[in-house]
């Protein structure tokens, strides 16, 4: 020095998952309560129709191949989906390219869509990757 792994601070990313206000606790900024504001989801009406029961979050729906204790496991493929930040700053939309993902849990016989209403969630995982070029919205500077 490089390359690897830990921890800190900052800063980024996926997600709805973030902001504030009180109250309590001890470990002084954290966990616990409860409330707003904002963002996310689910019920929500008769008949009717279908039935291999259905259905909901989610980008994750399909499609080929092996294998197999038949429960599922391995692998290609695509729909679809997110990143390329720090050139004032936010934010969205197309194109090229590159790199990733393409799971996963729930409800339990039960729900199309919806107005009034009703009702629950803001958790958890990461990162040292970081290319063009082409339009728009706000805000700030000259």
């Nucleotide at each position: 020095a490089a390359a690897u792994g830990u921890g800190a601070u900052g800063c980024g990313c996926c997600a709805a998952a973030u902001c504030u206000c009180c109250c309590g606790a001890c470990g002084u900024g954290u966990c616990g309560g409860g409330g707003g504001a904002c963002c996310g989801g689910g019920g929500g009406a008769g008949c009717g129709c279908a039935g291999u029961g259905g259905g909901g979050u989610g980008a994750a729906g399909c499609c080929c191949c092996g294998c197999u204790u038949c429960g599922g496991c391995g692998g290609g493929g695509u729909a679809g989906g997110g990143u390329c930040a720090a050139g004032g700053g936010c934010c969205c939309u197309u194109u090229c390219g590159a790199c990733c993902c393409g799971a996963a849990c729930c409800c339990g016989u039960c729900a199309a869509c919806u107005a009034a209403c009703c009702u629950c969630g803001g958790c958890g995982g990461c990162g040292g990757a970081g290319g063009a070029a082409a339009g728009g919205g706000c805000c700030g500077u000259g």
This is a predicted structure of a 142-nucleotide RNA (c-di-AMP riboswitch aptamer (ydaO/yuaA leader)) from a Chloroflexota bacterium. Rfam family: c-di-AMP riboswitch aptamer (ydaO/yuaA leader). Gene Ontology terms of the family: regulation of gene expression and cyclic-di-AMP binding. About the family: This family represents a conserved RNA structure found upstream of the ydaO and yuaA genes in Bacillus subtilis and related genes in other bacteria. The ydaO/yuaA element is thought to act as a genetic 'off' switch for the ydaO and yuaA genes in its native state. It is believed that the element may be triggered during osmotic shock leading to activation of ydaO, a predicted amino acid transporter gene, and members of the yuaA-yubG operon which code for KtrA and KtrB K+ transporters. Rfam 15.1 lists 7,607 matches to the family in 2,262 species. Lineage of the source: Bacteria > Bacillati > Chloroflexota. The coordinates come from a structure-prediction model, not an experiment, and the mean pLDDT is 78.